RNA sequence: CCGGACGACGCGCUCAAUCGCCGGGCCCUCCCGCCCGGCGAACCGGGGAACCAGUUCCGCGGGGCGAAUCGCCGCACGGUCACCACGACGUGCGGGGUAGGGCACCUCUUGGCCCGAGCCCGUCAGCUAACCCGGUCGGCGUGGAGAGGAGUCCAC
Numbered sequence: 001c002c003g004g005a006c007g008a009c010g011c012g013c014u015c016a017a018u019c020g021c022c023g024g025g026c027c028c029u030c031c032c033g034c035c036c037g038g039c040g041a042a043c044c045g046g047g048g049a050a051c052c053a054g055u056u057c058c059g060c061g062g063g064g065c066g067a068a069u070c071g072c073c074g075c076a077c078g079g080u081c082a083c084c085a086c087g088a089c090g091u092g093c094g095g096g097g098u099a100g101g102g103c104a105c106c107u108c109u110u111g112g113c114c115c116g117a118g119c120c121c122g123u124c125a126g127c128u129a130a131c132c133c134g135g136u137c138g139g140c141g142u143g144g145a146g147a148g149g150a151g152u153c154c155a156c
Base pairs, nucleotide, nucleotide: 010142011141012140013139014138018041019040020039021038022037023036024035025034026033042136043135044134045133046132047131052126061124062121063120064119065118070097072095073094074093075092076091077090078089080088081087100115101114102113103112106151107150108149109148110147
């Protein structure tokens, strides 16, 4: 000097997931900071009338949070259809799409990158004023596509 990895501070992103106050504790004390408990604000989710919706038959229980839906292809396995083959069904793994969602104020646009999961209730819930209940976690980035263009608003 170049490249790679990790960490700290600060600054950001996703998400509702932030802020303030009181009390106790940690630090020799104080400040700061952190942890625990409580209260409040703000944001978010669920339940819950009238009216409206709904009201039949068969099968299947049904519902919620979330952008995370919908199908197609391949391989393997399982049982059933008499057997083989083939096909259908189910499960698992993989592939490439897709409704939809995210990326440094905000909106539109061009363009690039990424996500398209998971979890919960437990036979029960349409909407829903009053009213009732609950959440405030987690996960990432850090010399950038944090890009280009236009516009709005605010401040000086």
Molecule: c-di-AMP riboswitch aptamer (ydaO/yuaA leader)
Organism: Actinomycetes bacterium